[in-house]
RNA sequence: UGGGCUGGCCGGGCGACCGCGUCACCACGCCUCUCGAGGUGCGGUGCCGAGGAAAGUCCGGGCUCCACAGGGCAAGGUGGUGGGCAACACCCACCCGGGGUGACCCGCGGGACAGUGCCACAGAGAACAGACCGCCACUGCGGCCUCCGGGCCGCAGCGGCAAGGGUGAAACGGUGGUGCAAGAGACCACCAGCGGCCCGGGCGACCGGGCCGGCUAGGCAAACCCCACCUGGAGCAAGGUCAAGAAGUCCGGCGCCUUCGGGCACCGGGCGCGCGUACGCGCCAGAGAUGGCACAGGGCGGCCCGCCCGAGUACGCGGGUAGACCGCUGGAGGGUGCCGGCAACGGCACCCGUAGAUGGAUGGUCGCCGAUCGGGAACCGCGAGGGACCCGGGAACAGAACCCGGCUUACAGGCCAGCCCGUCCG
Repeated sequence: UGGGCUGGCCGGGCGACCGCGUCACCACGCCUCUCGAGGUGCGGUGCCGAGGAAAGUCCGGGCUCCACAGGGCAAGGUGGUGGGCAACACCCACCCGGGGUGACCCGCGGGACAGUGCCACAGAGAACAGACCGCCACUGCGGCCUCCGGGCCGCAGCGGCAAGGGUGAAACGGUGGUGCAAGAGACCACCAGCGGCCCGGGCGACCGGGCCGGCUAGGCAAACCCCACCUGGAGCAAGGUCAAGAAGUCCGGCGCCUUCGGGCACCGGGCGCGCGUACGCGCCAGAGAUGGCACAGGGCGGCCCGCCCGAGUACGCGGGUAGACCGCUGGAGGGUGCCGGCAACGGCACCCGUAGAUGGAUGGUCGCCGAUCGGGAACCGCGAGGGACCCGGGAACAGAACCCGGCUUACAGGCCAGCCCGUCCG
């Protein structure tokens, strides 16, 4: 000085004017009222007010309901070891395998001897197979040579071989030898792989070493499957509280009528969706609503057991409401320092209080500054190089909606730290 790898940070700044949202306080007006206060409207002041991904909805949770919430089958998820965490498919460290000169990165990381299945085409042959080109022996025919022993070449038959060549992504171990008619782990030495035994290191996955053995037991499980571990469902449009309302119904008061059973109208209070069809409807208490026990029916992601609710259930036709409040922001929260740990992370102490909207808030205008980048360049340096300053220019992806921990995707540009490789100068 150029390129790369890993981790972290920023993601325009300043000022002026006008305009927004929650909350708190002050002041004024109005309404209600038990005179304490509550509600509402305008104004002023103050604190705070979108993200590293708010995105995707892929995982894990908190929380709410089913619901008091068990067992099994099935289904789904994960897949080296150890640790972290509320938990996880996440994070850290390590092991193994692969990629890269390297810093580093990736992982489809248990099992192919439980079983089933697939490996196109090419090729003789693709799981325990196989002869296209070939090598060798014997026999027959033909030719050449001959030192007359025989040797060489070609074709055919028959037999042996899988070492050489070819095909292929992959060919039933590799190298060197012995042996053989020619070969072949047939045998031998060394090596790789597989299996068994032993020693050492490690929490472990595994690593290193020694001995023995037969000769070699392909690939794919991100194919079905087997093994190990884990798992209720639905979701803030979850779920609650209040108010209002309707066809009606019950009780009380009171007026009128009465055939003395009751009917009609009004006022007050309680409950409350109504009608039709089919099935079902028992008992006890109560004026009724309602409460207790049992059955139909129903609930617990699918199924079974078990448990629970239980006078309604199913279907059809109609009526009312869509309002206000809670949930809703103090969280497995954030920051700083110290300690423990290789690290992820944990502990202790102190500090902070950082949106809570609900047709849905942070915007508009102006001015100045402004990185990378492009052009020039005083000056410094032995050199490679550096570079004050001047001119131009003007930086992305993208908006919370219950809240967290991750992963994935998008992102112009800049800065910091560590590490790796290359080149140049002295």

Source information: This is a predicted structure of a 426-nucleotide RNA (Bacterial RNase P class A) from Nocardioides halotolerans DSM 19273. Taxonomically the source falls in Nocardioides halotolerans (Bacteria, Bacillati, Actinomycetota, Nocardioidaceae). Its mean pLDDT, the model's own confidence on a scale to 100, is 75. The model forms 94% of the base pairs in the Rfam consensus. The sequence was found by an Rfam model in a public genome assembly.